[in-house]
RNA sequence: ACCGAUAAAGGCAAACUGUUCGAAAGAAUAGGGCGCAAAGCCACAGGUCUUAUUAAUGGUAGCUGGGCCACCGAAG
Numbered sequence: 001a002c003c004g005a006u007a008a009a010g011g012c013a014a015a016c017u018g019u020u021c022g023a024a025a026g027a028a029u030a031g032g033g034c035g036c037a038a039a040g041c042c043a044c045a046g047g048u049c050u051u052a053u054u055a056a057u058g059g060u061a062g063c064u065g066g067g068c069c070a071c072c073g074a075a076g
Stems, first nucleotide, its partner, number of pairs: 002076001003073002011036002016031006034062001040068003044065003047060003
C1' cells in the first nucleotide's frame, strides 16, 4: 500500500411518520432503522427522476465510473 475480522472505539441512516421549503423531482429538521468500511465530500462522465413544448433549469454522491480526503488494524 492492497485488503477488511463473529476485533475494539466510534460513525452514517433506507422505508415510514410529523413540521417547514419547493411547480415537481426532492431537500432541511425531529423521530425511526433497512442497510453501509467511505452510506465522508465533489454533479466531472454516463444513468435516472422532475416540466410547461424541451431534459434548458433543478434533483439524485444510498445507481455506476472518476476525483479529493479519512478512523481502526486480525489474517493474507
Description:
The prediction has a mean pLDDT of 84. This is a predicted structure of a 76-nucleotide RNA (c-di-GMP-I-GGC riboswitch aptamer) from a Candidatus Aerophobota bacterium.